[in-house]
Predicted 3D model of a 116-nucleotide RNA (FMN riboswitch aptamer (RFN element)) from Halanaerobium salsuginis.
Taxonomically the source falls in Halanaerobium (Bacteria, Bacillati, Bacillota, Clostridia).
The model forms 97% of the base pairs in the Rfam consensus.
Rfam family: FMN riboswitch aptamer (RFN element). Its family is annotated with FMN binding in the Gene Ontology. Rfam describes the family as follows. The RFN element is a highly conserved domain that is found frequently in the 5'-untranslated regions of prokaryotic mRNAs that encode for flavin mononucleotide (FMN) biosynthesis and transport proteins.
It was read from a public genome assembly, where an Rfam model found it.

């Protein structure tokens, strides 16, 4: 100083107020929310990876959303403006409400240290 590994800890948010109705935080107006790493420039919406679902002894496949435009600029689909979108089960048809889950996990901080 220190890879891989190890130990501990951290590891996602969100309905406000009306309508209809026999019931709806699910329909309608309106709002609120945005996980890790990356990128010549700040990202839900590039690129990857988790987290879901299926298939598997497993390794691990495979499925699975959504942006255009301007200005500035060396460089921006990441600024600014005006759209989008968002698992699975329940249930009056849910990104926000119960629930798997006090769960799991990309990763991320900190220690000690093999080792050079």
């Nucleotide at each position: 100083a220190u890879a891989u590994g190890c130990u501990a800890g951290c590891g996602a948010g969100g309905a406000u107020g009306g309508g209809u109705g026999c019931a709806a935080u699910u329909c309608c107006c309106u709002a609120c929310c945005g996980g890790u790493g990356g990128u010549a420039a700040u990202a839900g919406u590039c690129c990857a990876c988790a987290a879901g679902u299926c298939c598997g002894c497993a390794g691990g496949g495979a499925c699975a959303g959504a942006u255009c435009u301007g200005a500035u600029g060396u460089a921006a689909u990441g600024c600014a403006g005006a759209a989008c979108c968002g698992a699975c089960a329940g249930u009056a048809a849910a990104g926000u409400c119960u629930g798997g889950a006090a769960g799991g996990g990309a990763g991320u901080u900190a220690g000690a240290g093999c080792u050079a």